Transfer RNA from a Phycisphaeraceae bacterium, 78 nucleotides, folded computationally. It matches the Rfam family "tRNA". Rfam classes the family as a transfer RNA. The coordinates come from a structure-prediction model, not an experiment, and the mean pLDDT is 84.

RNA sequence: GACCCCUUCGUCUAGCCCGGCCUAGGACGCCACCCUUUCACGGUGGAGACACGGGUUCAAAUCCCGUAGGGGUCACCA
Repeated sequence: GACCCCUUCGUCUAGCCCGGCCUAGGACGCCACCCUUUCACGGUGGAGACACGGGUUCAAAUCCCGUAGGGGUCACCA
């Protein structure tokens, strides 16, 4: 330098290919309440994320382009 892959709650992830019941779901964790003599367990509820910019579209987490970060393969290495 060329090409390919990845980036979503605090953590791990589903959804992405094939756009639409997604104001994005789940587990653990966190908070509140209930349960319990207390704690733990359990139950109910809540807060919490689409890396960034642009494009296409009636509609974008999803498709396209670019940027950033990470990883891989190949090439270059006088």